[in-house]
Context: one part of a larger RNA
């Protein structure tokens, strides 16, 4: 030196664990903020570091329910002091406090600091000082003010209100790529994606046909499943890709403009008047009239609707302005009846603390331990699970069920009140007057439709042109006729449907510590970068510290003895303890 054996060192894989996670099911909630938010600075404990929790009332104060035997968060024991059957600790709902930054709002500012004004109240012999409260900007209103510059408006000034800022996802809107693919690329693809802005809302957005269909009908919208990878589109390449129609979840329809009436505020015009609700007969007469603002009624649609005058036919709860009397007409009110999504009250049911809640023995056996094994029983609307010294349905905790709120919050109902709104007259004829204009529509360039200009219809802007007025527009994929639907240039709407940062309950042929979150542990930590900003490692004694008193080497670290304990080669560098790589003994060969 080599080959083996045999005890070890190291190392920490593998096994089994599991406090943490992953996806995803049902439900809740879907907001939080000038009454100062999210997010942090700093303090806060008797000893107090990091975490939790709280703010100078500061691991906490008050009231109200709950619960009932102990307590004074955790990592972590200690020690001292406390408080508790006069109800603590602890849950749970309202309430108090809530330093200092942060939209941050008194002004500044290198955030958690500096520095003031105003008007009040301490305190001083006064000055200084100390507390309290206001004091940003923007918009809207309201009032008082107020220049050039008579009226006036510009401004200013108080006062009320409201915005502001955060915040996974989902939602509408405004801009908007590149890699990529087309086996290269330029039209195209990727995609209107990613990504930036801006607004909302528990959803959002869309929405009750200027629609479909197609000679038969349909009857707002949104979602699904199908139609269907079709109809189309495309350097017809790559690749894009419907919609009618069926079948289903859901259901729900409504107000203005405008004609016309009428007030009220301006301009204007006006005396043979005209007007005043109509006859007739007195009276009045800057009251009319026109025009513009604005307000109240009316009015809301395609089978065309309405308003007005005037004729007609049917019907009628009561009052009653309309210059006066009589007769009509009668805006209009009052009463009835219905309908809501406002506001209150109650009642039920959920919900934020809980509470009851069945049934086992065996000195029989292994063992350290029984819940296993054997013998024997009993619940059972409860044999889900999780614990307890191995594997419990009867020990514990809980499970089925059942019950249960002073206080907060939801939702459904149901009375009462106020509002709003229909409806309380409604056909018919006739004739006038209205039905959304710098629009529709054309030209041209753009963009949107599955549809890349195409026969290219629809829809949306940008320039430039520009109507008709129900005998009136629009659409039915060029245009044209004809037929047939439909009423554009105002507005509003609940479910059906997307999504989850948060809370609750559950569930996995989902992971088990180099997995699964980055993070089972002081994890967005420690550490790195001026910064954006990247980012770990690190679980496991035992049933139970019974965590090794005493005593021996040794400085000590460690270790031998003794003790515990089932086990110490479970001793804290602690479960199993694999290989690589190390001693050491000892057999063989050289």
């Nucleotide at each position: 030196g080599g080959a083996g054996u045999a005890a070890g060192a190291u190392g920490g894989a593998u096994a089994c664990c599991u406090u943490g996670g992953u996806a995803c099911c049902g439900g809740g909630a879907g907001g939080c903020g000038a009454u100062g938010a999210a997010g942090g600075a700093c303090g806060u404990g008797g000893u107090a570091g990091g975490c939790u929790g709280c703010g100078a009332u500061a691991a906490g104060c008050c009231u109200u329910g709950g619960g009932g035997a102990g307590u004074c968060g955790u990592c972590a024991a200690a020690c001292a002091g406390a408080c508790u059957u006069u109800g603590a600790u602890c849950c749970a709902a309202g309430g108090a406090u809530u330093u200092c930054c942060g939209a941050a709002u008194g002004g500044g500012g290198u955030a958690a600091c500096c520095c003031a004004g105003u008007g009040u109240g301490g305190g001083u012999a006064a000055u200084g000082c100390c507390g309290c409260a206001c004091u940003a900007c923007u918009u809207a209103c309201a009032u008082c003010u107020g220049a050039a510059u008579c009226u006036a408006u510009a401004g200013g000034a108080u006062g009320u209100a409201a915005g502001a800022g955060c915040g996974a996802a989902c939602c509408g809107g405004g801009g908007g790529a590149a890699c990529u693919g087309a086996a290269a690329c330029a039209u195209c693809u990727u995609a209107g994606u990613a990504c930036c802005c801006c607004g909302a809302g528990g959803a959002a957005g869309a929405g009750a046909a200027a629609g479909c269909a197609a000679u038969c009908g349909c009857g707002a919208u949104u979602c699904c499943c199908u139609c269907a990878g079709u109809a189309g589109c495309g350097g017809c390449g790559a690749g894009c890709g419907a919609a009618a129609g069926g079948g289903g979840a859901a259901g729900a329809g409504c107000c203005c403009a405008a004609a016309c009436c009428g007030a009220a505020u301006g301009a204007g015009u006006g005396u043979c008047a005209a007007g005043c609700c109509u006859g007739u007969g007195g009276g009045c007469g800057u009251u009319g009239c026109u025009c513009a603002u604005c307000c109240g009624g009316g009015g809301u649609u395609g089978g065309a609707g309405g308003u007005c005058u005037g004729g007609u036919g049917a019907a009628u709860g009561c009052c009653a302005a309309g210059c006066c009397a009589c007769a009509g007409c009668g805006a209009g009110g009052c009463g009835g009846a219905a309908a809501g999504a406002g506001u209150u009250c109650g009642u039920u049911u959920c919900u934020u603390a809980g509470a009851g809640g069945a049934a086992u023995a065996g000195u029989u056996c292994u063992g350290g331990a029984a819940a296993g094994g054997c013998u024997g029983a009993c619940c059972a609307g409860a044999g889900a699970a999780g614990g307890u010294a191995a594997u419990a349905g009867u020990c514990c905790u809980g499970u089925a069920c059942u019950c249960g709120a002073a206080a907060g919050g939801a939702a459904a109902c149901g009375g009462a009140u106020c509002c709003u709104u229909u409806c309380u007259u409604c056909g018919u004829c006739a004739g006038a007057c209205c039905u959304g204009a710098g629009u529709a529509c054309c030209a041209u360039c753009g963009g949107a439709c599955a549809c890349g200009a195409g026969a290219a219809a629809u829809c949306c802007g940008g320039u430039g042109g520009g109507a008709a007025c129900c005998u009136g527009g629009g659409a039915g994929g060029a245009u044209c006729a004809c037929c047939u639907c439909c009423u554009a240039a105002g507005g509003c709407u609940a479910a059906a449907u997307a999504c989850u940062a948060c809370c609750c309950g559950g569930u996995g042929a989902c992971c088990g510590a180099u997995a699964g979150u980055g993070a089972a542990c002081a994890a967005g930590u420690a550490c790195c970068g001026u910064g954006a900003g990247g980012g770990a490692a690190a679980g496991g004694u035992g049933a139970a510290a019974a965590g090794a008193a005493c005593c021996c080497c040794g400085g000590g670290a460690g270790g031998g003895g003794a003790g515990u304990g089932a086990a110490a080669u479970a001793g804290a560098a602690c479960u199993u303890g694999a290989a690589a790589u190390c001693u050491u003994a000892u057999u063989c060969c050289u």